This is a predicted structure of a 1591-nucleotide RNA (small-subunit ribosomal RNA) from an Omnitrophica WOR_2 bacterium. RNAcentral holds the sequence, with entries from ENA. Lineage of the source: Bacteria > Pseudomonadati > Candidatus Omnitrophota. Model confidence (mean pLDDT): 83 of 100.
């Protein structure tokens, strides 16, 4: 410099995360095809399945200028007939004798049919002859192959037609079709006799040349070899037709002279076509060996040619094992076409080239060319014909029918164009080809109208009832007219030929022939495209979607039904997922769907992947091929780089230009074909060849450890067994026990013996091996390694399919040997069972020698080899240095830990790091570590190793949670430690449960049961029977009406509710002086919206409540770490009741909680002062006690009481305020936070008790307390009465209440609160009544009156331990009280009755101090009813050592396969329906080879003939026989798999899964499974021990 313009994600495993890894989707494409739907035109394009069978027509015929007939025609020329018309008029006849009738004969035209001859006229046409007929059309069965594609070679070849050059074209003969006649057959047809022709046959003749032979030169090539020149020699052709034509000759036929076409020979070209070779393109080793013409050589033969292409003999080769023979499957191959950024993947329609085929298998003739799609010959199915003897056919050519199939058109026109046969040409043929129909099948282009129109009409949808929306859309206005009727006018496709004129050439020639120009002739489509006028918006819109991917959303319906659905998934009464509607969205004459292809998919990865745990690293080495290879130098030039030729058809794809009005389409030009072959040049690199090096690899030399290996001998200890001794009642065993051993002396002890196996301690993330693995002690044989120093050889390396070898432990074979231990087996035990776990025996085995097995969690889950990349600390062997403290280097072994890498966890010089080389291995899960085959093995069994089917995941690593018969700390009336209870008893309630016409409803574990219900006789009430009502018992709006109207309501009537004649009897405004049959309003009646529902859904909800729990958590901001979920902060030491405080800390800080603040109790002060208080005073009255006085009657004093004052000093109310905060002192402790004690205080560490309940949890409770979506009833699930029921009563549970008694029950006397309540109320004194309780009426709206008496207590009595003087049920009678009512179904009082119960079984409740226990007192509901509930005082204990255990909660940590979270999760046999799938006596197809047999045509060979042919051989298609394998399909039956809401036995596995588990083996067993042997951690907890940090 110039070119090249291009690559998207998404959904789905999870509570959530990143990763791994399938699966589906969004694109483009089709020779399509289905459903819906459909104006118009132009190009294209249409049997993809049954190479299944065809009926009918057509597709190849053409030359008469090759030939001999033969027909028609036509000119000239003749015969012979016949018709007409003209003319002639004859025989005979009439008579009126010269006329009429008659028409023979003869002539001329003219016509019509026969016939003859010539023509130097035409035209036709069976035959013989020539050329075509091998192209052109069609399909793709067949072929895996030199078939085809690309590139090359023939020195190994042929090529009719056609060009070019040279020559040459002579003489003659014999038949034969056709014709004629004769026979035969039904018929195609065949024969037999005659006789003709040729560019048909045959022969003779030249020989320019051609071939053979023989000989001489001379040039050339990659091998065999070729070519050329020259000579001699033999051999080898042929045809004629047809135009013109002036001389000349002439038998008058020609001969000569000329063109043309045809004919021979040769050389050259073109063209086609045959052969051979490199290369390149499918699957399959579960196909490993294949081959006898096979491989190759002679000689024959055959072909155009070459060649085992044939034969006939010789040789034993010839292919193949990763470069894949032989088998098998499946396929026409290629330019291209679809699809991708590309590399590549699928494809190989329609156009082009090529092959192969032509009913199906063989053959071989003509012929340049065929073993021949519409030619022959045979064999065979199959069809039709037929006189049954015989005979005809082949649509995979156009069209067309039938068949199978989801599917593919007209039995059209034409040779006018292009292109083919033949012809000299005119022609003629041509279903090739050119129009044309049919089909939306594709591509492209047009239309269905524009423009204006808002009362945003009707209508439809939808509504929150306002309104939105279909919508300027439509109706109306105005315009246009592509398209469409109809009418007119109109091309291009035509260039030839040929005729006819005229010019030039050719030749003597003006002629014929050639070639130009000039005018004439030819058009299937077709009166088509195009135009142009008229009419008039007039003729012309569907399909799919709409829950996400993915653009588009609301109602109704339906109720896990119908259905949908490409993945995920939707649907169980509010579906944007089903179906219709409305609306949007998308494409548009189409739209969707299925089918296939690519891509997305980096999901087979060359571009461009993995293998510790995800699917992958071979058990471990030795080593062949093969792949890879250390440093220098020359030299070649395979590969590489560069130029430079040939070819890489053409269409087709890119680019530019053009033509149809655009476009598809359709021409031109250029670029590309990214390839193959050749030629030149470079020489860095790899590669060869030769030479050298030493630093990879070996050797050598000297040390050095070491359970490496194999042999053999030796030792102790302990186990157990036998012997003998001492010695007695037990031993063993367990969780706890038995089985079992023992008085026939065990266990225990002592002492000798005997056997066998195994080596304590040293022992150690210490050592060796390659890996399995190796451990008493000495010897003997041997292998590997590792250090030091140099010497030596001189890349000898590395890896490593195949293939060889070693390989725990279980096993098997055969001999030995057998102490222990121990599968199987036997008992004993736990258990629901226990084929186990625990125990007692015990047999194979375990050992041991000789073989076989070949596999394990064979693991570092980590292939081998080399080379680079911070360190620090142990610790083994070696070497050198030392100051003896140590330190430096090489080889291992082990931990930590940077970069870096990884999904993460981890790895990290012993790489999972960066790099290189070579093996091996993956490709979703499940079926399957399996089935068939093959191979090894005695057997178990190994090794290789699929497919149907099914599933949307299955899987890795970290995460936060939840769980654990995992740990670790703490806390709680949790336990303990006490104290009272409850569970028994009656009897109250409450609830199941039955029962009923109804026992309304709702609350169901803790969180329901004296719970909604703080009060069910009526009512309440919702439920059951009945009666009775319908705009209603109640609200609001419209509209009409509304005076004896609404309304009232005696008597009647009825259970009431209702009815219901008489009586009475209407309001306000407008209004002003009045009135009105005016207006409006209220009430009232009528209709019509509408009113009601305790009628469902607490799983549509809002409030509101209970529980976790008054546990201490639950979370944010920012900032920090992770690739993300998330983590930090909140862990950590301490300390607290407390996430409550201090300390540290990648964390700063905040918020909801926790404490405080709030009200209420205890102490104190100030204030206050009635209706509270009363110390002291004063005064009245009353008492009775002392004392003292007495005149004995009394009185004085003092003390008690009550009432008024004085008064606020004390209680006391009801406001303010102080007062406690670990403040102070000692100890502990990090000097902190706090903590133990102690003064001081009314009260001490939160004084006491409330109210206060974080984030959530539990679809937890209420739709019946109200509220409210939505659905449901509207003479009923509304409203209204009366009665009844919610109160039953074999039975179970829950709360309770009185009890059993003497700490007590009974009588009497007597003391002390609080804290409410009271006008429809609360009662006081007084009276009756044994009492309930009645009269009664004073006081009180309350610190005043009152309920109101507080009870246990205390002080006397009595009772004397019993079913009692406890206990009061539960009956009978008699009442009292509310109330309309008291029967179902109220309380309460008298008298009388006197049940069960004598302290409560398993089991279970509360309670830590003014609290349990105990006693009473009030209130709320209420007419009236309390054992419940709230609340209120009184008397007043006991016990806590502690946290080991249950129960629950908080925190850290662990481990997980749970996450609707352990009430989870899952495993397997059985039972059941599907469904596919092996294996089976066996039946059956198919392909293909091998032996025989038997043989058609027909080449070929052999005999025989001159020849026709005749006979025989060979080989030979079909068919037959036979016996073996292979390959499908069926098959009683079996064998596992695999799916399928809700079987049935167990619970193996996931937490230490309750016996850790899992791997290989081998034995049991319903079943998961169980046990023995050896192995792994991918095993929890604990303890020890090593290392590692910091000081």
């Nucleotide at each position: 410099a110039u070119u090249u313009u291009g690559g998207a994600g998404a959904g789905u495993u999870u509570g959530a995360u990143c990763c791994u890894g399938g699966c589906u989707c969004a694109g483009a494409g089709u020779g399509a095809a289905c459903g819906c739907u459909g104006g118009c035109g132009g190009c294209g394009u249409g049997g993809a399945u049954u190479a299944g069978g065809c009926a009918u027509g057509c597709a190849a015929g053409u030359c008469g200028a090759g030939c001999g007939a033969u027909c028609c025609u036509u000119g000239u020329u003749g015969g012979a007939c016949u018709c007409u018309u003209a003319u002639u008029g004859a025989a005979g006849u009439g008579c009126u004798u010269g006329c009429a009738c008659g028409g023979a004969u003869a002539u001329a035209a003219g016509a019509g049919a026969c016939u003859g001859a010539c023509g130097c006229g035409g035209g036709a046409u069976a035959g013989c002859g020539g050329c075509a007929a091998a192209c052109g059309g069609g399909u793709g069965a067949g072929u895996a192959a030199c078939a085809c594609g690309u590139g090359a070679g023939a020195a190994a070849u042929u090529u009719u037609c056609c060009c070019u050059a040279a020559a040459g074209c002579u003489a003659a003969a014999c038949a034969u079709a056709g014709c004629u006649u004769c026979g035969u057959g039904a018929a195609a047809g065949c024969g037999g006799a005659g006789g003709u022709a040729a560019u048909a046959u045959u022969u003779g003749a030249u020989g320019u040349g051609g071939u053979g032979c023989u000989u001489u030169g001379g040039c050339c090539u990659c091998a065999u070899g070729g070519c050329c020149a020259a000579a001699g020699u033999a051999u080898u052709a042929a045809a004629g037709g047809u135009g013109g034509g002036g001389a000349c000759c002439u038998u008058c036929g020609g001969g000569c002279c000329u063109g043309c076409c045809a004919c021979u020979u040769u050389a050259g070209g073109a063209u086609g076509a045959u052969c051979u070779c490199g290369c390149g393109g499918c699957c399959u080793a579960u196909c490993a060996g294949c081959u006898u013409g096979u491989u190759g050589g002679u000689g024959g033969g055959g072909u155009a040619a070459c060649g085992g292409c044939c034969u006939a003999c010789c040789a034993a080769g010839g292919c193949g094992u990763u470069u894949g023979a032989c088998g098998g499957g499946u396929a026409g191959c290629u330019g291209g076409u679809c699809u991708g950024a590309g590399a590549g993947g699928a494809u190989g329609a329609c156009c082009a080239g090529u092959c192969a085929c032509a009913c199906u298998g063989g053959g071989a003739c003509u012929g340049a060319g065929a073993c021949a799609c519409u030619g022959c010959c045979c064999a065979g199915a199959c069809u039709c014909c037929u006189a049954c003897g015989g005979g005809a056919g082949g649509c995979u050519g156009c069209a067309g029918u039938c068949g199978a199939g989801a599917a593919u058109c007209u039995u059209u026109a034409g040779c006018a164009a292009u292109g083919g046969a033949c012809g000299a040409a005119a022609g003629u043929c041509u279903g090739a080809c050119u129009a044309u129909g049919c089909g939306a099948c594709g591509c492209c282009g047009c239309g269905u109208g524009c423009a204006g129109g808002a009362u945003g009409a009707a209508g439809g949808u939808u509504u929150u009832c306002g309104g939105a929306u279909c919508g300027u859309a439509a109706a109306c206005u105005g315009c246009u007219u592509u398209u469409g009727u109809c009418a007119g006018g109109a091309a291009a496709g035509a260039a030839u030929u040929u005729u006819u004129g005229u010019a030039g050439g050719u030749u003597a020639a003006u002629a014929c022939c050639c070639u130009g120009c000039a005018a004439g002739u030819u058009g299937a489509c077709g009166g088509u495209a195009c135009c142009u006028g008229a009419c008039g918006a007039a003729u012309a819109a569907g399909c799919c979607a709409c829950g996400g991917c993915c653009a588009a959303c609301u109602c109704c319906g339906u109720g896990c039904c119908a259905g949908c659905a490409g993945c995920c998934g939707c649907g169980g009464u509010a579906a944007u997922a089903c179906g219709g509607a409305g609306g949007u969205g998308g494409c548009a004459a189409g739209c969707g769907u299925u089918a296939c292809u690519c891509g997305g998919a980096a999901u087979u990865a060359u571009u461009g992947g993995g293998u510790g745990u995800a699917a992958a690293g071979g058990g471990c080495a030795a080593g062949u091929a093969g792949g890879c290879g250390g440093u220098c130098u020359a030299u070649u030039a395979a590969g590489u780089g560069a130029g430079g030729g040939g070819u890489g058809a053409a269409a087709u794809c890119u680019u530019c230009c053009g033509a149809c009005u655009c476009a598809a389409u359709c021409g031109g030009a250029a670029a590309a074909c990214u390839g193959c072959c050749u030629u030149u040049c470079a020489a860095a690199c790899u590669a060869a060849u030769a030479g050298a090096c030493u630093u990879g690899a070996g050797a050598u030399u000297g040390g050095a450890a070491g359970g490496g290996g194999g042999a053999a001998a030796c030792g102790g200890a302990a186990u157990u067994a036998g012997c003998a001794g001492u010695g007695u009642a037990a031993g063993g065993g367990u969780g706890a026990a038995a089985u079992c051993u023992g008085u026939a002396g065990a266990u225990a002890u002592u002492g000798c013996u005997a056997a066998g196996a195994a080596c304590a301690c040293c022992g150690g993330c210490g050592g060796c091996g390659a890996a399995g693995g190796c451990g008493g002690u000495u010897u003997c044989c041997u292998g590997g390694u590792c250090c030091a120093a140099a010497u030596c050889u001189g890349a000898c390396g590395c890896u490593g399919a195949a293939u060889u070898g070693c390989g725990a432990a279980a096993g098997c074979u055969a001999g030995g040997g057998g102490a222990g231990c121990a599968a199987a087996c036997a008992g004993a035990a736990u258990u629901a069972g226990a084929u186990a776990c625990u125990c007692u025996g015990g047999u194979a085995g375990u050992c041991c020698u000789a073989g076989c097995u070949g596999u394990a969690a064979a693991c570092g889950a980590u292939g081998a080899g080399c080379a680079c990349u911070a360190g620090g600390u142990g610790u083994u062997g070696g070497u050198c240095c030392u100051u003896c403290g140590g330190g430096a280097u090489c080889a291992g072994u082990g931990c930590c830990g940077c970069a870096g890498c990884u999904a993460a966890c981890g790895c990290a010089u012993u790489a999972a790091g960066u790099g290189c080389u070579c093996c091996a291995c993956c490709u979703g899960g499940g079926g399957a570590c399996u089935a068939c085959g093959g191979c090894c093995g005695c057997a178990a069994g190994g090794c290789u190793a699929a497919a149907a089917c099914u599933c949307a995941a299955a899987g890795g690593a970290a995460u936060u949670g939840a769980c654990g018969g995992g740990g670790a700390c703490c806390c709680g009336c949790a336990c303990a430690a006490g104290c009272g209870g409850u569970g028994g008893a009656a009897c109250a309630u409450g609830u199941g449960g039955u029962u009923u016409a109804a026992u309304u409803c709702g609350a169901u574990g803790c969180u329901a049961c004296g719970c909604g219900a703080a009060g069910a006789a009526c009512c309440u009430c919702a439920c059951c029977a009945g009666g009775g009502u319908u705009u209603g018992a109640c609200a609001u709006g419209u509209a009409g009406g509304c005076a004896g109207u609404a309304g009232u309501g005696a008597a009647c009537u009825g259970a009431a509710a209702g009815g219901g004649a008489a009586u009475c009897g209407a309001c306000c405004c407008g209004u002003a002086a009045a009135g009105a049959u005016c207006g409006g309003g209220a009430a009232c009646c009528u209709a019509c919206a509408c009113a009601g529902g305790u009628g469902c859904u607490g799983c549509a909800u809002g409030g509101c409540u209970g529980u976790c729990g008054u546990c201490a958590g639950c979370u944010c901001g920012u900032g920090u770490c992770g690739u993300g979920a998330g983590a930090u902060g909140u862990u950590g030491g301490g300390u607290u009741a407390a996430g409550u405080c201090c300390c540290g800390c990648a964390a700063c800080g905040a918020g909801c909680g926790c404490a405080a603040c709030c009200a209420u109790u205890g102490c104190c002060c100030c204030a206050u002062g009635u209706u509270g208080c009363u110390c002291a005073c004063a005064u009245a009255c009353u008492u009775u006690a002392a004392a003292c006085c007495u005149u004995c009657g009394g009185g004085u004093u003092u003390g008690g009481g009550u009432a008024u004052g004085c008064g606020c000093a004390c209680u006391c109310u009801u406001g303010g305020g102080g007062g406690a905060c670990u403040g102070c002192c000692u100890g502990g402790g990090a000097u902190a936070a706090c903590c133990a004690g102690g003064a001081g205080g009314a009260a001490g560490g939160u004084g006491g008790a409330g109210a206060u309940g974080a984030c959530g949890u539990c679809a937890a409770g209420u739709c019946a307390g109200u509220a409210c979506g939505g659905c449901c009833c509207u003479u009923a699930u509304g409203c209204c009465c009366u009665g009844g029921g919610c109160u039953a009563c074999a039975c179970a549970c829950g709360u309770g209440u009185u009890a059993c008694a003497a700490u007590g029950g009974c009588u009497g006397g007597u003391a002390c609160a609080a804290a409410g309540g009271g006008u429809u109320g609360c009662c006081a004194a007084c009276c009756c009544g044994c009492g309930a309780g009645g009269g009664g009426g004073a006081g009180c709206c309350a610190a005043u009156c009152u309920c109101a008496a507080a009870a246990a207590g205390c002080c006397a009595g009595c009772c004397c331990c019993a079913g009692u003087u406890c206990g009061g049920a539960u009956u009978g009678g008699a009442g009292u009280c509310u109330g309309c009512a008291a029967u179902u179904c109220g309380a309460c009082u008298c008298c009388a009755u006197g049940a069960a119960g004598c302290c409560g079984g398993a089991a279970u409740c509360g309670c830590u101090a003014g609290u349990a226990a105990u006693g009473g007192g009030a209130g709320a509901u209420c007419a009236g009813c309390a054992c419940g509930c709230u609340u209120c005082c009184g008397u007043g204990a006991a016990u806590a050592c502690g946290u080991u255990c249950c129960c629950g909660g908080g925190u850290c940590u662990u481990g997980u396969a749970c996450a609707c979270a352990c009430c989870g999760c899952c495993c397997g046999u059985c039972a059941a329906g599907c469904g596919a799938u092996g294996a089976a006596a066996g039946c059956u197809g198919g392909a293909g080879g091998u032996a025989c047999c038997c043989g058609a045509a027909g080449u070929c060979c052999u005999a025989u003939g001159u020849a026709g042919a005749u006979a025989g051989g060979c080989c030979g298609a079909a068919g037959g026989u036979a016996a073996a394998g292979c390959c499908g399909g069926u098959g009683a039956u079996u064998g596992g798999c695999g799916c399928u809401a809700a079987g049935u036995c167990g619970u193996a596995a996931c937490a230490a899964g309750g016996u850790a588990g899992c791997c290989g083996u081998a034995c049991g067993g319903g079943a998961a499974c169980g046990u023995g042997c050896g192995g792994c951690u991918g095993g929890a907890u604990c303890a020890c021990c090593u290392c590692c940090u910091u000081u």